[in-house]
About this RNA: c-di-AMP riboswitch aptamer (ydaO/yuaA leader) from a Candidatus Latescibacterota bacterium, 132 nucleotides, folded computationally. The sequence was found by an Rfam model in a public genome assembly.
RNA sequence: CCUGACACAUCGCCGAAUCCCGCCGCGCGGGAACGGGGGACCCACAUCCCGGGGCGCAUCGCCGCAAGGCGUAGGGCAUCUAUUCGGCCCGAGCCCGUCAGCUAACCCCGUAGGCGUCGAGUAGGAGUCCCA
Repeated sequence: CCUGACACAUCGCCGAAUCCCGCCGCGCGGGAACGGGGGACCCACAUCCCGGGGCGCAUCGCCGCAAGGCGUAGGGCAUCUAUUCGGCCCGAGCCCGUCAGCUAACCCCGUAGGCGUCGAGUAGGAGUCCCA
């Protein structure tokens, strides 16, 4: 000097998954906020077979005995929102259990988990630090 790994702090990314309060209890309760499901009239659909349905960007096509491969709807990538050009990546998994269209009132549920980073332009915002 270069490369790799680990730890800590700050900052950030995917995601709804954050913040606050209380107390005999220190892990339990509550609230706000964000997110999800069920649930009328009307409307829509029409039972059965091969059940059906939910969360999520993660759907679909072709090839393959399979594993998987090539694409794809869709989704993500360092100030925030929108957008343009180029680049990189994901395109999974899980759950309910024969049951659920939409759906006002109403009812129920979640607050995880996993990571470390694209660059340039245009328009419009917001905030922090330093100096005077």